Model confidence (mean pLDDT): 82 of 100. The RNA shown here (c-di-GMP-I riboswitch aptamer) has 88 nucleotides and comes from Bacillus pinisoli. Of the family's consensus pairs, 95% are formed in the model. The sequence was found by an Rfam model in a public genome assembly. The organism belongs to Bacillus, within Bacteria.
[in-house]
Formats: sequence, C1' cells, structure tokens
RNA sequence: UUUCGUAAAGGGCAAACUAUCAGAAAUGAUAGGACGCAAAGCUAUAGGGGCUACAUUUUUUUGAAAAACUAGCCAGCCAGUUACAAGC
Repeated sequence: UUUCGUAAAGGGCAAACUAUCAGAAAUGAUAGGACGCAAAGCUAUAGGGGCUACAUUUUUUUGAAAAACUAGCCAGCCAGUUACAAGC
C1' cells in the first nucleotide's frame, strides 16, 4: 500500500403477547412491547418450500366432509439481490 471483513463506535429492525382496523381465512397495517437478528433491508411470475380456502366445479351420507381448479398469504424457512463501519 492492497485485499479480507472480526472487535469497537454510531446506530437499525422488532418475535410472542395486547388493543384497534381490514380480510372468509392465512395474514397485513397502526400503537404499545422486546424474543431475538450483521442484512430480521428489498424481492412472491427468477427458483424451492410452507400456510389459507371466500368463490367455482365434482363426489358423498342430512349436518357437513373430501378432491380439483383458481385465488390469496408467508422473505424472522432456504434462496436471489443490495448495503454502513472496520482497530489489533
């Protein structure tokens, strides 16, 4: 001097739960609240995986149940992608 990206500093996000609202639901938003997270930033038609079942169709045995199709949801499941700081 260069590379890697570990400490430290500055900070960041916010699980469960509670309240309210939206939704058929999964779940989401806002406020409180912190279990944790070096990507717990972003991305759901780039890929895998998981969750829900209002509507539609079919089957069955009343209630209802099952299947298909289709639609929706989850990134704090894996993944893709972007990124602050950096001493010994």